This is a predicted complex of two RNAs, RNase P RNA and transfer RNA, with 467 nucleotides together. Its mean pLDDT, the model's own confidence on a scale to 100, is 75. It holds a member of the Rfam family "Bacterial RNase P class A". By type it is a ribozyme.

[in-house]
RNA sequence: GAAGCCCGAAACGCGGCCGCCGUUGCCCUUUUAGGGCCAACGGAGGAAAGUCCGGGCUCCACAGAGCACGAUGCUGGCUAACGGCCAGUGGGGGUGACCCUAAGGAAAGUGCCACAGAAAACAUACCGCCGAUGGCCCGGUUCGCCGGGCACAGGCAAGGGUGAAAAGGUGGGGGCCUCGGCCUUAAUGUAAGAGCCCACCGCGGCGCUGGUGACAGCGCCGGCACGGCAAACCCCAUCCGGAGCAAGUCCAAGUAAGGCGGCGCUGGAGGUUGCUCGCCCAGCCGCCGGGUAGGACGCUCGAGGAUGCCGGCAACGGCAUUCCCAGAUUAAUGGCCGCGACCGUUCCCUUCCCGGGAGCGGGACAGAACCCGGCUUAUUGAAGGCUUCGGCA
RNA sequence: GGCGACGUAGCCAAGUGGUUAGGCAGAGGUCUGCAAAACCUUGGACACCGGUUCGAAUCCGGUCGUCGCCUCCA
Numbered sequence: 001g002a003a004g005c006c007c008g009a010a011a012c013g014c015g016g017c018c019g020c021c022g023u024u025g026c027c028c029u030u031u032u033a034g035g036g037c038c039a040a041c042g043g044a045g046g047a048a049a050g051u052c053c054g055g056g057c058u059c060c061a062c063a064g065a066g067c068a069c070g071a072u073g074c075u076g077g078c079u080a081a082c083g084g085c086c087a088g089u090g091g092g093g094g095u096g097a098c099c100c101u102a103a104g105g106a107a108a109g110u111g112c113c114a115c116a117g118a119a120a121a122c123a124u125a126c127c128g129c130c131g132a133u134g135g136c137c138c139g140g141u142u143c144g145c146c147g148g149g150c151a152c153a154g155g156c157a158a159g160g161g162u163g164a165a166a167a168g169g170u171g172g173g174g175g176c177c178u179c180g181g182c183c184u185u186a187a188u189g190u191a192a193g194a195g196c197c198c199a200c201c202g203c204g205g206c207g208c209u210g211g212u213g214a215c216a217g218c219g220c221c222g223g224c225a226c227g228g229c230a231a232a233c234c235c236c237a238u239c240c241g242g243a244g245c246a247a248g249u250c251c252a253a254g255u256a257a258g259g260c261g262g263c264g265c266u267g268g269a270g271g272u273u274g275c276u277c278g279c280c281c282a283g284c285c286g287c288c289g290g291g292u293a294g295g296a297c298g299c300u301c302g303a304g305g306a307u308g309c310c311g312g313c314a315a316c317g318g319c320a321u322u323c324c325c326a327g328a329u330u331a332a333u334g335g336c337c338g339c340g341a342c343c344g345u346u347c348c349c350u351u352c353c354c355g356g357g358a359g360c361g362g363g364a365c366a367g368a369a370c371c372c373g374g375c376u377u378a379u380u381g382a383a384g385g386c387u388u389c390g391g392c393a
Numbered sequence: 394g395g396c397g398a399c400g401u402a403g404c405c406a407a408g409u410g411g412u413u414a415g416g417c418a419g420a421g422g423u424c425u426g427c428a429a430a431a432c433c434u435u436g437g438a439c440a441c442c443g444g445u446u447c448g449a450a451u452c453c454g455g456u457c458g459u460c461g462c463c464u465c466c467a
Base pairs, nucleotide, nucleotide: 001389002388003387004386005385006384010380012340013339014338015337016336017335018334020043021042022041023040024039025038026036027035028034045365049376050375052374053373054372055371056370057244058243059242060241064277065276066275067274070239071238072237073236074088075087076086077085078084089103090101091100092099093098104235105234109233110232111229112228113227126160127159128156129155130154135150136149137148138147139146140145168201169200170199171198172197173196174183175182176181202224203222204221205220206219207218208217209216210215248297249296250295251294258288259287260286261285262284263283270280271279290466291465304323305322306321307320308319309318310317311316342362343361344360345359346358347357348356349355394463395462396461397460398459399458400457403417404416405415411447419435420434421433422432423431440456441455442454443453444452
């Protein structure tokens, strides 16, 4: 210098003017209600988003039992809880910094593996290699036979070929011996060779050692036919009642306090997905029609923030001090001006860099709606740490 | 604000692991004096991005879009 990896602060600041929402105080008004062209104070986010998980809260029985459905799936820990986080193990990718990992069971059972290929899971034999006796053909013949070729029965699985995947992978090898033979696999001999033998790697089992554990290391044994898919059904283990603040509660106003149909009134409708039980309970459901489109509570002090110390590798936990920080409901949190900082660009000073000055331009993604803990997605990005390659000293 | 369903060609719509059927519409041709109808031929698609798998419209996760339901009183 180039290319890359990890982590990730912050989310422009200050001042003035105008405007919006809320709280408190004060004022006006007839108490309430309401108003103020009065003051002070407070007023979006790291994702407020997607609503993908988990919890609080509310109601249904202070929420019950079993099955089904569903979710999760290496180990240990954290937590209110989690499918989240932290630390590790195994596997995979990258030269590396580092990254990814839904990672239980295929020897419980079922299912699938298209096309191609001989064969796709009860292994098999297309090309290929070998091929005795017997058969056929050719040549020779001393008519005893000899040599060569072809096809079949049969043997082999080294190689080719197909496929995503071919029944563990790679390498080597007949054995004995008196050296002339003998023995084994087809049938007298001969062959190709192996699923036979050996070694290493892999796999499985057992044992020992280390570790809380996942697991790792070492040793011994077994020649070891029996693939992949469970984000296919399924099995195993663990978890799980349902609905959601439009939950739920209160007040005011108002009417046709309504009509029709269905199911029920104690072997039973209904009680917020299915089935059975249990409990509650006398009404419940659908359609049509009517009234009101008002107010209050829930509503923001909370698994809360900041700082310091302690424990822990870390996630996180404990203690002390201190702070109060949006609550709207057609829905507020905005606009303008000035100064400064940051980034980009042009020009000038300077040989260049650095530095300084002037002008112009720019500031992303995006807007709370009951509240938290995470995940995912969108997006600007300071500073820092690290890796590889090249050059110079 | 909350809950649920869906996305295959211009439109409708089948397919739920193995080359995306079919109908209407469109284009060209035949027929006709010209058209219509009929017949023949033909183009065009799995919303997007990752993962599982030999292989994904289909299974899983995320993003985008569309649609539906949920207020109070008696």